[in-house]
A computed fold for a 1528-nucleotide RNA from an uncultured bacterium, annotated as small-subunit ribosomal RNA. Its mean pLDDT, the model's own confidence on a scale to 100, is 83.
RNA sequence: AGAGUUUGAUCCUGGCUCAGAACGAACACUGGCGGCGUGGAUUAGGCAUGCAAGUCGAGCGGGAUUAACUUCCUUCAAUUCUUCGGAAAAGAAGGUUGUUAUGAGAGCGGCGAACGGGUGAGUAAUAUAUGGGUAAUUUGCCUUAGAGCUUGGGAUAGCCAUCCGAAAGGGUGGGUAAUACCAAAUGCGCUCGGGUCUCGCAUGAGACCUUAUGUAAAGGUGGGGAUCUUCGGACCUGCCACUCUAAGAUAAGCCCAUAUCCUAUCAGCUUGUUGGUAAGGUAAUGGCUUACCAAGGCUUACGGGUAGCCGACCUGAGAGGGUGACCGGCCACACUGGGACUGAGACACUGCCCAGACUCCUACGGGAGGCUGCAGUCGAGAAUCAUUGUCAAUGCACGAAAGUGUGAACAUGCGACGCCGCGUGGAGGACGACUGCCUUCGGGUUGUAAACUCCUGUCCUGAGGGAGUAAGUGCAGGGAACUUAAUACGUUCCUUGUUUGAUAGUACCUCAGAAGAAAGUCACGGCUAACUCUGUGCCAGCAGCCGCGGUAAUACAGAGGUGGCAAGUGUUGUUCGGAUUUACUGGGCGUAAAGGGUCCGCAGGCGGUCCUGUGUGUCAGAUGUGAAAGCCCACGGCUUAACCGUGGAAUUGCAUUUGAAACUACAGGAUUAGAGUACAGGAGGGGAGAGGGGAAUUCAGGGUGUAGCGGUGAAAUGCGUAGAUAUCCUGAAGAACACCGGUGGCGAAGGCGCCUCUCUGGACUGAUACUGACGCUCAUGGACGAAAGCUAGGGGAGCGAAGAGGAUUAGAUACCCUCGUAGUCCUAGCCGUAAACGGUGUGCACUUGUUGUUGGAGGUUUACCCCCUUCAGUGACGGAGCUAACGCGUUAAGUGCACCGCCUGGGAAGUACGGCCGCAAGGUUAAAACUCAAAGGAAUAGACGGGGACCCGCACAAGCGGUGGAGCAUGUGGUUUAAUUCGACGAUACGCGAAGAACCUUACCUGGCCUUGACAUAGAAAGAAUUUAGCAGAGAUGUAAAAGUGCUAGUUUACUAGAGCUUUCAUACAGGUGCUGCACGGCUGUCGUCAGCUCGUGUCGUGAGAUGUUAGGUUAAGUCCUGCAACGAGCGCAACCCUCGUGUUUAGUUACUAACAGUUCGGCUGAGGACUCUAGACAUACUGCCUGGGCAACCAGGAGGAAGGUGAGGACGACGUCAAGUCAUCAUGGCCCUUACGGCCAGGGCUACACACGUGCUACAAUGGGGUAUACAAAGAGCCGCAAUACCGCGAGGUGGAGCAAAUCUCAUAAAAUAUCUCCCAGUUCGGAUUACACUCUGCAACUCGAGUGUAUGAAGUUGGAAUCGCUAGUAAUCGUAGAUCAGCAAUGCUACGGUGAAUACGUUCCCGGGUCUUGUACUCACCGCCCGUCACACCAUGGGAGUUGAAUUCAUUCGAAGCGGGGAUGCUAAAAUAGCUACCUUCCACAGUGGAUUUAGUAACUAGGGUGAAGUCGUAACAAGGUAACC
Repeated sequence: AGAGUUUGAUCCUGGCUCAGAACGAACACUGGCGGCGUGGAUUAGGCAUGCAAGUCGAGCGGGAUUAACUUCCUUCAAUUCUUCGGAAAAGAAGGUUGUUAUGAGAGCGGCGAACGGGUGAGUAAUAUAUGGGUAAUUUGCCUUAGAGCUUGGGAUAGCCAUCCGAAAGGGUGGGUAAUACCAAAUGCGCUCGGGUCUCGCAUGAGACCUUAUGUAAAGGUGGGGAUCUUCGGACCUGCCACUCUAAGAUAAGCCCAUAUCCUAUCAGCUUGUUGGUAAGGUAAUGGCUUACCAAGGCUUACGGGUAGCCGACCUGAGAGGGUGACCGGCCACACUGGGACUGAGACACUGCCCAGACUCCUACGGGAGGCUGCAGUCGAGAAUCAUUGUCAAUGCACGAAAGUGUGAACAUGCGACGCCGCGUGGAGGACGACUGCCUUCGGGUUGUAAACUCCUGUCCUGAGGGAGUAAGUGCAGGGAACUUAAUACGUUCCUUGUUUGAUAGUACCUCAGAAGAAAGUCACGGCUAACUCUGUGCCAGCAGCCGCGGUAAUACAGAGGUGGCAAGUGUUGUUCGGAUUUACUGGGCGUAAAGGGUCCGCAGGCGGUCCUGUGUGUCAGAUGUGAAAGCCCACGGCUUAACCGUGGAAUUGCAUUUGAAACUACAGGAUUAGAGUACAGGAGGGGAGAGGGGAAUUCAGGGUGUAGCGGUGAAAUGCGUAGAUAUCCUGAAGAACACCGGUGGCGAAGGCGCCUCUCUGGACUGAUACUGACGCUCAUGGACGAAAGCUAGGGGAGCGAAGAGGAUUAGAUACCCUCGUAGUCCUAGCCGUAAACGGUGUGCACUUGUUGUUGGAGGUUUACCCCCUUCAGUGACGGAGCUAACGCGUUAAGUGCACCGCCUGGGAAGUACGGCCGCAAGGUUAAAACUCAAAGGAAUAGACGGGGACCCGCACAAGCGGUGGAGCAUGUGGUUUAAUUCGACGAUACGCGAAGAACCUUACCUGGCCUUGACAUAGAAAGAAUUUAGCAGAGAUGUAAAAGUGCUAGUUUACUAGAGCUUUCAUACAGGUGCUGCACGGCUGUCGUCAGCUCGUGUCGUGAGAUGUUAGGUUAAGUCCUGCAACGAGCGCAACCCUCGUGUUUAGUUACUAACAGUUCGGCUGAGGACUCUAGACAUACUGCCUGGGCAACCAGGAGGAAGGUGAGGACGACGUCAAGUCAUCAUGGCCCUUACGGCCAGGGCUACACACGUGCUACAAUGGGGUAUACAAAGAGCCGCAAUACCGCGAGGUGGAGCAAAUCUCAUAAAAUAUCUCCCAGUUCGGAUUACACUCUGCAACUCGAGUGUAUGAAGUUGGAAUCGCUAGUAAUCGUAGAUCAGCAAUGCUACGGUGAAUACGUUCCCGGGUCUUGUACUCACCGCCCGUCACACCAUGGGAGUUGAAUUCAUUCGAAGCGGGGAUGCUAAAAUAGCUACCUUCCACAGUGGAUUUAGUAACUAGGGUGAAGUCGUAACAAGGUAACC
């Protein structure tokens, strides 16, 4: 940074799609490790369980429990003494007194619980962001400063007793404490009121004075020398707590400005609404609330939809666009709705009250609850984790502190969800192993890849070591300072020691072991890196777009290979980008989408020159702010990175302030170039009204006059003997105004045309004067606005929708004709649209020209004309420039400015719904679902045209002869059949493949047989090969015999080996007229022997392309000439080749015979080489010569010549077209069959026969038939052959076999013609089909199914409808001859040969085909094209719809819980008594009920149009002049 996709190709417009990045993602396949992050986006759905807010005994009454010491009692008792009776007794157990310590559970009280944590439902502004204001405010704890902390009092919980209740809980009585509560005193102060002074941007603020009003408090805990003491302490002092005040900090409230999504198919909204006064209320301003007064206020308002906002995040070059997860700031919410209480702070997530829904407990009386805290569960969903550890750190609450609490937080766990890092090994290793795949069978590739050798150790396993996160606080010592009367106490600081780790023995380090455990996924037709095979066969499937798949798929599926990324890879979804495809940066509007039908004009936007001022915008500086994090830069810390830390920059903004004054704006003044006014002129279908005019048409009356008129492509309907048409006169009516008339005039556009008058608008020109920016454009609005249409009333000649009739036609609701109503005309009023077009908005300025024309003015001239200059219009051409091109081009589509309108793929659709307008018709505004990958513009090359021009051709015409009718032959279709083998189907199939089907051919059918095969190659074995005959059989074949031992080499008696051949066996294989001519080669047909088809270089064009090759001539010809941005060249044309025509020369046998000679009279013989002829070579013709025309090419005529303008004919066929024909000539890829789709054999079929068509033959007769006689060719063929003379037969033919491998012999008599005779116009002496009989020939064999001969028979047919074919000279026509194939022949076919031998061509209008140029095109598969609409069928979405079901909002009304406020007892109350509380009443009010309205969503019988679909039906509307030009 672009790419694909509209076309045959091109440029443009324009949409669709792709490549990039990102994500709280999900899904599919796969999965080694670690670090750092991140994880319920959906049902603000419901929740079991545990935990998430406590703390203070240094506020209080107390105090279970436990321990120590202690007093006393009881029991036991070592031991000691003993008079032996007993006594004492440490100690133990139990109880008890006192002191000390411990301090569970609960209570009163204080502080906290308003933080922290969650979520995003609501909210479009009571929110958020930024910047301000608060002289309109509050602020617990904290800090600083000042002043205090006095005297009293009565209760109450806990507790005890008792009662009620299942429980939750509650009642009564008794007694008790406080830093709980109450009263009083004092008042530094604060405060109500009054006064003075100062200051300020208003309300106001501050200071001072003051008689005076109101208003405080609580203690706790340490230490202590003197003094006092009731021995408790007082007193002094520290700290904490408390009260009042001032200030700060922090936190909060309120107000203002700016910014903040879509919708006008929401345009008007609002009654506490806007303001005022007064009062109430609040911490505080305020309609915040109430009463009264005024009638205001708002204008992207009001309404609807959607949405938490921001820092930031993603993307982007940027501007922008999208988003608002994690982290941070703010807001809102806490089951749903309402409400207040407490408090510094709440209308309060784990508080209270009420109502509702839901869940749970219950003894049915009543109660309890709120995970949008952390985990977890169910549900819903494509989808989102552990019912973990710890308070170690950081922070928070409480506390004097130790400390306690903390699902905040810190950690760990789970998830490839993301980012980052590492690894899955490294080096060597080839005659290139194996396998796989491909193959042209040679090989290539997988691939140094593996194996194998050596090495290393991240990760892993085991063992050992081992940080940092910890700083403190406390305690125990020591020291200093402060405080104090104090060396107590206390506080602070320094210092020594000790104490604290959830994570976790983790990070990290060392050692040992071991290549071991660690690679997938997507793609491979183009875009887009990467290719082959097999399978499949428009099937299965793929696909982001274009598009692949119908038998050779690099696009499906599999495989091999390759490419990309990699612990991930793809897909899906979403966003930005690409997309300059909403264009501020940065687009457009003549024809692609797009200029409003035109003008006027308010608001708005923009606005001439000069001066002065202000300082709005603007510019510059400074200050404040723009939180942190993030982005960026630098440095640093984790081995690196991600990540993190520190600093900087940035935060493009807002506000304040100081300046500047060019531009802009505002204010003031001036000026005249913009604009306008006055004056003088001339031009004009400008408008309105009135009057007038003639031509024409029709009608009426009258006259003349007679049979038609009219109309058309041709007709008919119609009119006319009741007198038309025609013609003359007169009259009436309505409408329109010939010529002039002109890309001439006027008008804003629509539009305006006989003449005159009246009224009236605008423009233009000239010269001066005046006003002094008064201007331009214009949303909404207003006016005008063709035709058609509508309403009412007139009018109505002509024309003429509808309608009628006649034609045309397959039909003809059309085109054509005859009539004809509305309408067209006038008046009044609607409608408001047109391809209302220059498809070009208006205004101003600037930028080379040429040439017409209209209206003025000036100059020149004596004057006119001409000419020159100039202003305003209106045309043509054209330069620069612009444009995709076409084109525009001073009348811009050029260069700029100002303002308005409009466009954003095609269709659906200018449609639906809604609104507005209209009498209606309808107009205007104006979507979506759905559907397609295009739709479109300009130009290019072709093709085509019932477009044009020119030219050619047996194309027509002019002629001659045919076909189409008959019979037969032959081919085809169809039908039939066991089979009637196959192919060929307009021209370019059909006497074609087939130059010859009785068997064979033969491919088809029936039946009988064979399976390595009828044929080829290779292996083994046997045998020479080969020949002969028998039997069975339709034959193929089977069976069974006989004869035979060859050739070459070695050795040579024998034998061995080999070649060829035969047989058998086995396997590879043979074989296929089976399929595909749409896989192919080759060959062929056709356009067409038409004159065309191209290239190189140059030039033009953005390009496809053009030029050349066009033009003017000429030619058979792109043949040649001239000209020309072309110059040359190639394939074609022509020529070169063959035959014929003339001549020369050479050569003469089998050909020839002039002269000579002979002769059987036949060139027969000698002879000749002259002639003919044969066949070699050569010559000839070139517009060369003459005349005329022409620039030339060339043309016309002429001469000479055998031949004259290509002398005649042939061969020769450009680039290409028809997927033309042929796989059945041959060759061949692929597929298919393999005891058969191969092979062999017999018989049958290809020869069928109601019929249709093509091509031919023979005829229909006298230019003829028949008989007789007689003349003249050319070119061929011949040994499995042609066959003579001769004989036989009526004949076909037979017998026989001279000659000839042929200029020698034979086929072989040419026939028409000619001469003569006959027939005399008829189904015949024409015609010969058909049939019968008898024969001949070929052949193994003529039944199906051959040809020929003879005799007899004697059909149709008397020149052929529509239509159609061939031919231009030795041609047509006509006549015969030969050959190939071939045993024979269905040959009348085909290919050759000669004989006789015409007619006509004015000409190019028409038919057909072709060529060149041009034109139109919506065609390019190219007119056999394209394409439109109805109907029928299927599917899809949408509109209407009697209704019906929800939801939301709203109005009115009823009810009125809790609660605040108001009232308030005769009830209650210990402290307080002018008191407090309360039942009760009441305003407001949630939920709920009723009635109405609006909006919105779903659904509906039926119905309407739309879209899509396959090969439907009917027509043919459009594209060419589309066959009636098209369109609005």